A computed fold for a 680-nucleotide part of an RNA from a Verrucomicrobiota bacterium, annotated as large-subunit ribosomal RNA, domain II.
[in-house]
Context: one part of a larger RNA
RNA sequence: GUCUGCGAGUUAUUGCCCGUAGCAAGCUUAAGCCGCUCAGCGGUGAAAGCGCAGCGAAAGCGAGUCCAAAUAGGGCGCUCAGUUGCUGGCAAUAGACCCGAAGGGGAGGUGAUCUAACCAUGGCCAGGAUGAAACUCCGGUAAAACGGAGUGGAGGUCCGAACCGGUCACUCUUGAGAAAGUGUCGGAUGAGCUGUGGUUAGGAGCGAAAGACUAAUCAAACCCCCUGAUAGCUGGUUCUUUCCGAAAUAUAUUUGGGUAUAGCGUCGAGCGCUGACCUGCGGAGGUAGAGCACUAAAUAAGCUAGGGCCCCUACCGGGGUACUGAACUUAAUUAAACUCCGAAUACCGCAGGGUGAAGCUCGGCAGUCAGACGGUGGGGGAUAACCUCCAUCGUCAAAAGGAGAAUAAUCCAGACCAUCAGUUAAGGUCCCAAAAUAUGGCUCAGUGUAAAAGGAUGUGAUUUUGCUUAGACAAUGGGGAUGUUGGCUUAGAGGCAGCCAUCAUUUAAACAGUGCGUAACAGCUGACCCAUCGAGCGAAAUUGCGCCGAAAAUGAUCGGGACUUAAGCCAUAUACCGAAGCUGUGGACCCUGCGCAAGCAGGGUGGUAGGAAAGCGUUCCAGAUGCCGCGAAGCAGAAGGGUAACCAACUGUGGAGCGUCUGGAAGUGAGAAUGCAGAC
Numbered sequence: 001g002u003c004u005g006c007g008a009g010u011u012a013u014u015g016c017c018c019g020u021a022g023c024a025a026g027c028u029u030a031a032g033c034c035g036c037u038c039a040g041c042g043g044u045g046a047a048a049g050c051g052c053a054g055c056g057a058a059a060g061c062g063a064g065u066c067c068a069a070a071u072a073g074g075g076c077g078c079u080c081a082g083u084u085g086c087u088g089g090c091a092a093u094a095g096a097c098c099c100g101a102a103g104g105g106g107a108g109g110u111g112a113u114c115u116a117a118c119c120a121u122g123g124c125c126a127g128g129a130u131g132a133a134a135c136u137c138c139g140g141u142a143a144a145a146c147g148g149a150g151u152g153g154a155g156g157u158c159c160g161a162a163c164c165g166g167u168c169a170c171u172c173u174u175g176a177g178a179a180a181g182u183g184u185c186g187g188a189u190g191a192g193c194u195g196u197g198g199u200u201a202g203g204a205g206c207g208a209a210a211g212a213c214u215a216a217u218c219a220a221a222c223c224c225c226c227u228g229a230u231a232g233c234u235g236g237u238u239c240u241u242u243c244c245g246a247a248a249u250a251u252a253u254u255u256g257g258g259u260a261u262a263g264c265g266u267c268g269a270g271c272g273c274u275g276a277c278c279u280g281c282g283g284a285g286g287u288a289g290a291g292c293a294c295u296a297a298a299u300a301a302g303c304u305a306g307g308g309c310c311c312c313u314a315c316c317g318g319g320g321u322a323c324u325g326a327a328c329u330u331a332a333u334u335a336a337a338c339u340c341c342g343a344a345u346a347c348c349g350c351a352g353g354g355u356g357a358a359g360c361u362c363g364g365c366a367g368u369c370a371g372a373c374g375g376u377g378g379g380g381g382a383u384a385a386c387c388u389c390c391a392u393c394g395u396c397a398a399a400a401g402g403a404g405a406a407u408a409a410u411c412c413a414g415a416c417c418a419u420c421a422g423u424u425a426a427g428g429u430c431c432c433a434a435a436a437u438a439u440g441g442c443u444c445a446g447u448g449u450a451a452a453a454g455g456a457u458g459u460g461a462u463u464u465u466g467c468u469u470a471g472a473c474a475a476u477g478g479g480g481a482u483g484u485u486g487g488c489u490u491a492g493a494g495g496c497a498g499c500c501a502u503c504a505u506u507u508a509a510a511c512a513g514u515g516c517g518u519a520a521c522a523g524c525u526g527a528c529c530c531a532u533c534g535a536g537c538g539a540a541a542u543u544g545c546g547c548c549g550a551a552a553a554u555g556a557u558c559g560g561g562a563c564u565u566a567a568g569c570c571a572u573a574u575a576c577c578g579a580a581g582c583u584g585u586g587g588a589c590c591c592u593g594c595g596c597a598a599g600c601a602g603g604g605u606g607g608u609a610g611g612a613a614a615g616c617g618u619u620c621c622a623g624a625u626g627c628c629g630c631g632a633a634g635c636a637g638a639a640g641g642g643u644a645a646c647c648a649a650c651u652g653u654g655g656a657g658c659g660u661c662u663g664g665a666a667g668u669g670a671g672a673a674u675g676c677a678g679a680c
Stems, first nucleotide, its partner, number of pairs: 001680006011094007019086005026050003032044005054061002064076004097236002100233001104226003108223003116200009125190001127159003130155001134151006163187003168183004202218001204214002239615006249262005263368002265365007273356001277353007289341001290339002295335003299331004306324002308321005371396010401412003416587004421583003427577003430561003436574001438572005448563001454548002458545010475532005481505003486500003511526001515524002588605007616669001618666010634653004640647002
């Protein structure tokens, strides 16, 4: 892991409620006792309980009573049938659906064969090194001290085996081993190591102290018991079909992953048009927007009080000001905590419509209290987040189907069943791949198939304006002159360093000069004119589609192939495809209406938590009725039947019991619980 078996809402008492049965202003017995065909049944037994009257703290009064001075007013009552069984739902108390702690307690017990310390009695420590005290001798001293040599053999001394330990590294790490191996390393006459026997124990021992050790167990051992401790936590909780169908919110909480009440679901009873929604009418309001009349903010200009600075002045006062500047005026603004204004919605009321899987009231039973994303209006954040917090709507949650390549929350659309029928939605119609190789434009960037500021004779459309057959724009050829080198400045300044002026003449036209250039000239070029040519050429504005800006990590890509008068983009028209939508045909069930019924008509049948209903099957019991050696149960297969749980002819096997119907009672249904036992 698989298979087989086992495996979880039970029982008792009390209470509330639905259903049902008996009796009924009453209902019922409990213990006990008596009897019998005796674990049971039939009698008897009102002690007691509930009900029939309440109100008041009570005395008490009583269909009333209490408060009160009250006959006022108000509170609670008076009208309304109960009670005892039985089934079911739920609650409380009990282990209370099952499994699961770490734990708490026991004047219950077992452990020091491991280990800690101690006691008694034994054992062990190769070899080497160092050389304390003391002593002897010599030196030395007044005597000592002191020095030297020798003897000597001290030491929690040194090196290093046995022995004891365990520093570092590697190996092993489903190991050879639940702590080892190899190398390396510490102690090794000591607070040493060790044999044997013994002592101390569970809030206790023992501890050179690490909360260490006390039999692979220690911040309180092990076994047993209280014990089914408790678990607001996790996991699991077994057959079928039908009807309806939530919540993830408010308030409170030693509360935040729990619970209570309300909200939302369901079932029953009652009320009956009250409901959502629509229409009309009437309301309150200060949001969006807007505005500047208030409160604040804020820009520029004008005007101007005050102030600063300067000047005149003995004082009074006066003058000036390229400084500042309240108020006021003009222009133009900003605001969640501004408003002279002010919607749409939403909300409230009234009237009419509205019979809805609407509403309201009461009662039984719940679940829900972690929500998620999307649109819209906002707060927080950075006008960040698949971010966070509100409001409102939708979807998912609890929703399958089609579209979006794939993709809970987007778009379309809500799946009772069958159907090799039709028709549509979103979205699509070149191929993959069902359906158009439609029409008119645009785009050349593979833009389409990611992006900004900014940039550009890309290209289409529209508009304004200028020049132009009296010849424009572009190109080519020619001219582009004279006074004059204008004056000044300057070393020089000759169109062209700079300053001033910018006239006149000849002309078809030609600047006191647009740029390059020279030391200054020169030179080149432009403006301007003529000729050649012969029809459009410039400058702006708005707008469509494109271009650049554009760098990321495994191999690229629009889903792919591929696509360019598209198979891209914009517009238009008509077809078609396309879903579990809708329709057709057949069938099932539920609700409502009509009907005696058969049935007909209308509506409905996605669904988690959850509520409600009807059934299938298992074991046993009672009654009734059957089958079986001419083959029961079980097992293997199986026609057929039923919406399903399931039922089952028949065949084989098997070899002795087993059904059906009506009721009753439950150890009553397994795939999950790191479930339990067994087998493989």